Annotation
The RNA shown here (c-di-AMP riboswitch aptamer (ydaO/yuaA leader)) has 132 nucleotides and comes from Micromonospora phaseoli. Model confidence (mean pLDDT): 78 of 100.

RNA sequence: GCGGUGCCACCGCCCAAUCGCCGCGAGGCGAGCCGGGGAACCAGGUACGUGGGGUGAAUCCGCGAGAGCGGUAGGGGCCACUUCCGUCCCGAACCCGUCAGCUAACCCGGUCGGCGGUCGAUGGAAGGGAAA
Numbered sequence: 001g002c003g004g005u006g007c008c009a010c011c012g013c014c015c016a017a018u019c020g021c022c023g024c025g026a027g028g029c030g031a032g033c034c035g036g037g038g039a040a041c042c043a044g045g046u047a048c049g050u051g052g053g054g055u056g057a058a059u060c061c062g063c064g065a066g067a068g069c070g071g072u073a074g075g076g077g078c079c080a081c082u083u084c085c086g087u088c089c090c091g092a093a094c095c096c097g098u099c100a101g102c103u104a105a106c107c108c109g110g111u112c113g114g115c116g117g118u119c120g121a122u123g124g125a126a127g128g129g130a131a132a
Base pairs, nucleotide, nucleotide: 010117011116012115013114014113018031019030020029021028022027032111033110034109035108036107037106042101051099052096053095054094055093060071061070062069063068074090075089076088077087078086081127082126083125084124085123
């Protein structure tokens, strides 16, 4: 000097997952945000078979004995911002336990995790904005 890895601080990104107060701490409380349950009205309405539902972008299709592979609904990153196009990536996991349409009042729960700090698509167009 180059490369790799770990820790701390700071900045930034995905996400509801942030902020404040108390506590030595574990944690607690509140605000904000997110989600679930739950009338009337509305919707729905037969029988049999298949249980069904929820968080989340994360579903569905094809191939395969399986592991998995290829697509895909959908989601995210990248031009200060918005939209379209383009491009890259993700397309998981978990919970309830036979119960759930919508839903005022009301009730319950969550507020975790993960990633990056460079040599690049730090791309194109339009809109609008800013400065002179």

Notes:
The sequence was found by an Rfam model in a public genome assembly.